A computed fold for a 96-nucleotide RNA from Cohnella nanjingensis, annotated as Glycine riboswitch aptamer. The model forms 90% of the base pairs in the Rfam consensus. Model confidence (mean pLDDT): 77 of 100.
RNA sequence: AUGAAGGUAGCGGGAGAGAUUGCCUGCAGGACGGGGCGACGCCGAAGGAGUAAACCGUCAGGUGAAUCUCUCAGGCAAAAGGACCUCUACCGGACG
Numbered sequence: 001a002u003g004a005a006g007g008u009a010g011c012g013g014g015a016g017a018g019a020u021u022g023c024c025u026g027c028a029g030g031a032c033g034g035g036g037c038g039a040c041g042c043c044g045a046a047g048g049a050g051u052a053a054a055c056c057g058u059c060a061g062g063u064g065a066a067u068c069u070c071u072c073a074g075g076c077a078a079a080a081g082g083a084c085c086u087c088u089a090c091c092g093g094a095c096g
Stems, first nucleotide, its partner, number of pairs: 006091005012085002018040001020039006041076003047072001048070003054063003
């Protein structure tokens, strides 16, 4: 002095699936909306769980990834959340 992988933070982008339905509910009353408790139907991209190859092995098993699978959790108007991605800043210090 170049500044890779990786990590942290900030802004931005960011999908899917019933604003289904029964009952209850404040307001003088009614309607709508919201909220609560259920019913059935769905979604996968917070999280969680399972699993291949491979490696180890006393050959029982163990370790073992995901956007794959499951749907426990979460979600199914808006809001919030949101894997992942760009950019910016810092840490870091591969390579030369």
NCBI's taxonomy places the organism under Bacteria, Bacillati, Bacillota, Caryophanales, Cohnella. Its Rfam family is "Glycine riboswitch aptamer". About the family: This family represents the bacterial glycine riboswitch. Glycine riboswitches usually consist of two metabolite-binding aptamers domains with similar structures in tandem.